[in-house]
RNA sequence: GAUUAACGCUGGCGGCGUGCCUAACACAUGCAAGUCGUACGAAGCACUGAGGAGCUUGCUUUUUAGUGCUUAGUGGCGGACGGGUGAGUAAUGUAUGAGCAAUCUGCCUUUAUGUGGGGGAUAACACAGGGAAACUUGUGCUAAUACCGCAUGACAUGGAGGAACCGCAUGGUUUUUUCAUCAAAGGAGCAAUCCGCAUAAAGAUGAGCUCAUAUCCGAUUAGAUAGUUGGUGAGGCAAUGGCUCACCAAGUCUGCGAUCGGUAGCCGGACUGAGAGGUUGAACGGCCACAUUGGAACUGAGAUACGGUCCAGACUCCUACGGGAGGCAGCAGUGGGGAAUAUUGGGCAAUGGGCGAAAGCCUGACCCAGCAACGCCGCGUGAGGGAAGAAGGUCUUCGGAUUGUAAACCUUUGUCUUAUGGGACGAUAAUGACGGUACCAUAGGAGGAAGCCACGACUAACUACGUGCCAGCAGUCGCGGUAAUACGUAGGUGGCGAGCGUUAUCCGGAAUUAUUGGGUGUAAAGGGUGCGUUAGGCGGGAUAUAAAGUCAGAUGUGAAAUACCGUGGCUUAACUGCGGGGCUGCAUUUUGAAACUUUAUGUUCUUGAGUGGAGUAGAGGUAAGCGGAAUUCCGAGUGUAGCGGUGAAAUGCGUAGAUAUUCGGAGGAACACCGGUGGCGAAGGCGGCUUACUGGGCUUCUACUGACGCUGAAGCACGAAAGUGUGGGGAGCAAAACAGGAUUAGAUACCCUGGUAGUCCACACCGUAAACGAUGAUUACUAGGUGUAGGGAGGGAUAACCUUUUCUGUGCCGGAGUUAACACAAUAAGUAAUCCACCUGGGGAGUACGCCGGCAACGGUGAAAACUCAAAGGAAUUGACGGGGGCCCGCACAAGCGGAGGAACAUGUGGUUUAAUUCGAUGAUACGCGAGGAACCUUACCCGGGAUUGAACGUAAGCGGAAUAACGUCAAAAGAUGUUAGCUAGCAAUAGCCACUUACGAGGUGCUGCAUGGUUGUCGUCAGCUCGUGCCGUGAGGUGUCGGCUUAAGUGCCAUAACGAGCGCAACCCUUAUUGCCAGUUACUAACAGGUGAAGCUGAGGACUCUGGCGAGACUGCCGGCGUAAGCUGUGAGGAAGGUGGGGAUGACGUCAAAUCAGCACGGCCCUUACAUCCGGGGCGACACACGUGUUACAAUGGUGGGGACAGCGGGGAGCUACCCGGCGACGGGAUGCCAAUCCUGAAACCCCAUCUCAGUUCGGAUCGGAGUCUGCAACUCGACUCCGUGAAGCUGGAUUCGCUAGUAAUCGCGCAUCAGCCAUGGCGCGGUGAAUACGUUCCCGGGCCUUGUACACACCGCCCGUCAAGCCAUGGAAGCCGGGGGUACCUAAAGUCCGUAACCGCAAGGAUCGGCCUAGGGUAAAACUGGUAACUGGGGCU
Repeated sequence: GAUUAACGCUGGCGGCGUGCCUAACACAUGCAAGUCGUACGAAGCACUGAGGAGCUUGCUUUUUAGUGCUUAGUGGCGGACGGGUGAGUAAUGUAUGAGCAAUCUGCCUUUAUGUGGGGGAUAACACAGGGAAACUUGUGCUAAUACCGCAUGACAUGGAGGAACCGCAUGGUUUUUUCAUCAAAGGAGCAAUCCGCAUAAAGAUGAGCUCAUAUCCGAUUAGAUAGUUGGUGAGGCAAUGGCUCACCAAGUCUGCGAUCGGUAGCCGGACUGAGAGGUUGAACGGCCACAUUGGAACUGAGAUACGGUCCAGACUCCUACGGGAGGCAGCAGUGGGGAAUAUUGGGCAAUGGGCGAAAGCCUGACCCAGCAACGCCGCGUGAGGGAAGAAGGUCUUCGGAUUGUAAACCUUUGUCUUAUGGGACGAUAAUGACGGUACCAUAGGAGGAAGCCACGACUAACUACGUGCCAGCAGUCGCGGUAAUACGUAGGUGGCGAGCGUUAUCCGGAAUUAUUGGGUGUAAAGGGUGCGUUAGGCGGGAUAUAAAGUCAGAUGUGAAAUACCGUGGCUUAACUGCGGGGCUGCAUUUUGAAACUUUAUGUUCUUGAGUGGAGUAGAGGUAAGCGGAAUUCCGAGUGUAGCGGUGAAAUGCGUAGAUAUUCGGAGGAACACCGGUGGCGAAGGCGGCUUACUGGGCUUCUACUGACGCUGAAGCACGAAAGUGUGGGGAGCAAAACAGGAUUAGAUACCCUGGUAGUCCACACCGUAAACGAUGAUUACUAGGUGUAGGGAGGGAUAACCUUUUCUGUGCCGGAGUUAACACAAUAAGUAAUCCACCUGGGGAGUACGCCGGCAACGGUGAAAACUCAAAGGAAUUGACGGGGGCCCGCACAAGCGGAGGAACAUGUGGUUUAAUUCGAUGAUACGCGAGGAACCUUACCCGGGAUUGAACGUAAGCGGAAUAACGUCAAAAGAUGUUAGCUAGCAAUAGCCACUUACGAGGUGCUGCAUGGUUGUCGUCAGCUCGUGCCGUGAGGUGUCGGCUUAAGUGCCAUAACGAGCGCAACCCUUAUUGCCAGUUACUAACAGGUGAAGCUGAGGACUCUGGCGAGACUGCCGGCGUAAGCUGUGAGGAAGGUGGGGAUGACGUCAAAUCAGCACGGCCCUUACAUCCGGGGCGACACACGUGUUACAAUGGUGGGGACAGCGGGGAGCUACCCGGCGACGGGAUGCCAAUCCUGAAACCCCAUCUCAGUUCGGAUCGGAGUCUGCAACUCGACUCCGUGAAGCUGGAUUCGCUAGUAAUCGCGCAUCAGCCAUGGCGCGGUGAAUACGUUCCCGGGCCUUGUACACACCGCCCGUCAAGCCAUGGAAGCCGGGGGUACCUAAAGUCCGUAACCGCAAGGAUCGGCCUAGGGUAAAACUGGUAACUGGGGCU
């Protein structure tokens, strides 16, 4: 885009079309084929005339003649057309084109001739029978255009003979002589005449037969055929013909697809497509076939007959049970089937048909109407104005935005519709179903007339709410797990519009079956290889003829309709009339051309191909023989305890003498070195030496043949290893199976010790491999370079050599070109040509079934199907990863020191418990973490008690009162409630201040860190992460950033299709180490002076220390060595410091949906007499247990006692406190200085002396008892400290594990924050004392760079295979069971044609009867084919 459509929602009008795709299922009822009286007799009715009879003299009845009308029957024509359907049919069909010298043709047209004279019957009718009916029998009468002889008769037919001409094989035409045979019907009319009849010829129309070409799928259908193929003769037919029969022959069809099976009416055309094609065959038209199923003939011009006949079958109906009737695939209609398809309508007015002389009759053909949005086309549902941008709705950042000029409102129109009136064409006289229709006029009123689908991308169109991997959507990708533009609804928007969507089907896009117009190295795809056919396809140069292909012209045909163009008719369009062109096709037709191809016939050539001569290399093949080394075994000797084997072992062998070693022997198999991307072969493959036979290649010569060629379906042959059969042989073997030993969680494996088939030979099978170059064969052409093997030629050397060139083979590199890329590149995957083979998404599956081959194993064919998935796959890219590689770094290992893990305690966590034990943090990167300080408070948790615009605050208003203080009562407190006292300024109003009330703003440590901001951890202070321009690549991307050297460093240097730049590194900042200058109090005190019990205590000083501001200094700057340089190196110099001097701050792009909504902020959701808030008490401190981090120890490098030294950072007013007194002490009472370089704040380890003497102790201090101190409203749960007493575990800690490289570890004390106090052994700082070790980078962990592989990309904590378990689905096999179509054989056989037929009938013609052949149908039988189903069973797919 299309549709004979259906379904869902919706629906105003008209025109033109279309309307059982399924059950060729069954049908009630009505209608669909009749007509002619001018063919015929007869009957009835009416009328007229003439008679008879009866009489009620105008009636009845009857006879006869005539006219008109009607009709059952005889007869004629038509029922073979028209109408329906598509079951069958793959050719008896259809289409196109030919032919009939092998034919027929009623009615019609033309021409010619004729139409004379006879005969006997029979329906109707009457009478009599049978039957329920359908129908039928007998007797008798009668007519014809019914039937039958006779006459006439040729341009007819047949026989015989002659002549001429023609063709296309049989043959035909014309003409002539003669013989024989065959016709007829009348009717109407007064008549003319008209309509008929007969014969013949011709035309037209229609039909029949024959041929060629074309006409679906299957080879898992390969052979079919006995009237079969042909001949002779005969029969039959309109006619040819095995159409039928007798005889004879053995043919005929088939790989160019016979036969068989499946499916199907064919065509003009229709749909689609740029076309070529593909699909289709409704409606309209042509042909065919069929008419309930099967068979058969009759009549006829024509039928093997839809509304005729006979028979058989099935079914239905009637019946008096004896018998009968029927055929909607005609029009309506009914039932049924189905997703689904209409009225039991009107009319013959038109067109057409039948009959008739005509009038006319008949016509469900046809013309119309009805139903259906089923399709196509047309029209409408208003138009113009209209901003307060109304209300309402939706959204909102609350400002607004949008619906939206949309509506309202104003003006206006009247198509359709409604009403009234007029009123056609179709029929140029009459006749109109449609139809009072189309159309026209007038009037009224915006009134009666819009929906459907979509809105994530493809694909035009977005927001809100609801939902929360639910409900649902979905054509593909996919959407939905609490902020869904994807589900549902709403608002808005987009598209189409009386329709819109969905489903189904076809074509297109799809170059996705590729003729036009594809491919096969790796994506699917080259046969394992060769030979080769009278198969087939293709084929070298020259020349001649013919003209098959080819090309051009003419002619015929290609129906109409459709389609295209032009132009008309309906208001337009759809629809339709006329004209034109075309229909790309076919043709024994005809006329030409001769370039090309071919064919056919020749002639000729040598370059393709082949033969021949001369050489040549080789693991080419087959057979026989020979050889040495090695293994094993056997015999003998020497010799002794092991051998062997492995990662390490064990099994095994060995004192019965192994292994080792020496000599001799046996046997089998394989052939070291040479040996080589060397050689040969078609491939598989071929390797010691010799001989025999034998295939092919290459080079050269150019003598011969003269296109003999290439390819190659079928076919034939060869074909590794394993395997099979028969018979041999058997040494070795990293040797299946098997046994044992190991390994392991297991180990039916990898390893070891053994070991049988096998491996070897002969013969015969098998026929497959990653049979690979994953690359079919042949031919030609298209840059180079460099090896190697075998030949030839030239030149120079002369030993083997060098060099130039050529042919053949075999490698590498590489340009153009090709390719998706990788790559290929004269050995093509380049450019062309020919032939063969093969491919068409993945899985199912190289499977099932069938067939062929094989002894079996199994192989081949297959292009299977159901089912299932949306991918499977190739090449390359960036990452990540690797029990891959290279380089490098880090307290990463190693080397050391000290710890943890064992004990007790402190603290945090898990778990458990609990009314609650609030919450968060959870590998590294949670666990002395948030918390730098939980008795109340904190506090978020639990129990109980209160209050609700709220505990606090702001604004406004109102009301009351100073504020406030004191004292009560109830109560656990909060709270409730009471009494007393109690203002300022101003004249006043009022203001200040407080409480209460009202209004507006509350509040939430409730949820979501996976909605967020901010902040933080970690990789990691690792050296990386990027950009611009350029260049490379189809692209993703790459280059730069790689390489070499160097560095702590992507730090730098060199090189370089890159050149530069940014964030990181480094430096700049702070501190510390040295020093100069300046300054000098509260610090300092050398000199001067004063002074004390002592003292920088005082004057004074600015020297020193120190304080703190500005500077200096370090940069590989200098020297030696190495290096191109960067730089490295040195017990180098100098220097306080030396190679970033030490420490800190500083954390790139990013990763972990890392952490935090409970620090804070914030979106969304949730609660609002509660999830908010106040108070008392409790809890966060529980305790079988587990883990982390610490403290104290286990002691003598120590404890205890006594004595004696030396710091730094800091802190202090609700504070630090000297000093004095009291207390054993914590501390208490006094008192002084200091808002601090001024006052306050005993350093300890250490040193000296003494003691303890290795013990659960003079170690260790937990726990417990008692007595106290301090803070605080309050130390019970639940504080710290002091004193006295008590004196637990613990004697250096398993597996494992942590920190640290120098002023570091270790060890010692001091200070601070928080804080009333403190559970601090924690955290953050400070100084004192002060080590050991680093060979080195193999290994563990982490990281960086380069490279490599990858089926990973959530990225190895990845991906993923198979069994098993469970559910579902389709399918194969299967004992059997049930069908189906076709064929074969036999039996039986209706109707009927044909053949035969003495008796019976008939004067006769003839009939009847009986018999025979064939045969529908029926029955029997055995096979094959094909379906369904099935216990059980096999694999497969999905979850």
Small-subunit ribosomal RNA from an uncultured bacterium, 1439 nucleotides, folded computationally. Model confidence (mean pLDDT): 81 of 100. It matches the Rfam family "Bacterial small subunit ribosomal RNA".